[in-house]
RNA sequence: GCGGGAGUAGUUCAAUUGGUUAGAGCACCAGCCUGUCACGCUGGAAGUUGAGGGUUCGAGUCCCUUCUCUCGCG
Repeated sequence: GCGGGAGUAGUUCAAUUGGUUAGAGCACCAGCCUGUCACGCUGGAAGUUGAGGGUUCGAGUCCCUUCUCUCGCG
């Protein structure tokens, strides 16, 4: 330099070939439970879907540019 893959909540991952309000586990906060902690139960908060633009009535998903990580080729 060329090509493939990945990037979504603090973290690990979903999201059914574009369509209801982007969800789950762990972690975090609050309450219940317990003499206390842990476990367990209930609820809550947490997201510019790496960044910018385009197509569309509608984009995490399609297209373009760009950044980071990773694999392969030279």
This is a predicted structure of a 74-nucleotide RNA (transfer RNA) from a Chlamydiia bacterium. Taxonomically the source falls in Chlamydiia (Bacteria, Pseudomonadati, Chlamydiota). Its Rfam family is "tRNA". Rfam's curators write: Transfer RNA (tRNA) molecules are approximately 80 nucleotides in length. By type it is a transfer RNA. The prediction has a mean pLDDT of 80.